[in-house]
RNA sequence: GGGACUUUAGCUCAAUCGGUUAGAGCCGCGGACUCAUAACCCGCUGGUUUCCGGUUCAAGUCCGGAAGGUCCCA
Numbered sequence: 001g002g003g004a005c006u007u008u009a010g011c012u013c014a015a016u017c018g019g020u021u022a023g024a025g026c027c028g029c030g031g032a033c034u035c036a037u038a039a040c041c042c043g044c045u046g047g048u049u050u051c052c053g054g055u056u057c058a059a060g061u062c063c064g065g066a067a068g069g070u071c072c073c074a
Base pairs, nucleotide, nucleotide: 001073002072003071004070005069006068007067010026011025012024013023019057028044029043030042031041050066051065052064053063054062
C1' cells in the first nucleotide's frame, strides 16, 4: 500500500426479506427464602445501535465516507 470480517446496555450476544415500544444472559440494585451466607426464585435499573452523510412513508438492518478492532496478502 491492497483486501476480508467486525463495531448494538458495564461485559458476552440476539434482532426474520427494511415494518412501527431495540431484547436476552451475566453484572449491579431491591425483595423473598435462610439462624446467617451462598445457590435457587421474583422484580427493577441500564441504549445518541462507533461517527458523519444519503436512500426510503419507515434504517440496528440498504448505500457512500471516516474511525477503532481482528486477520490475510505485498
Transfer RNA from Fibrobacter sp., 74 nucleotides, folded computationally. The coordinates come from a structure-prediction model, not an experiment, and the mean pLDDT is 81. Rfam family: tRNA. Rfam classes the family as a transfer RNA.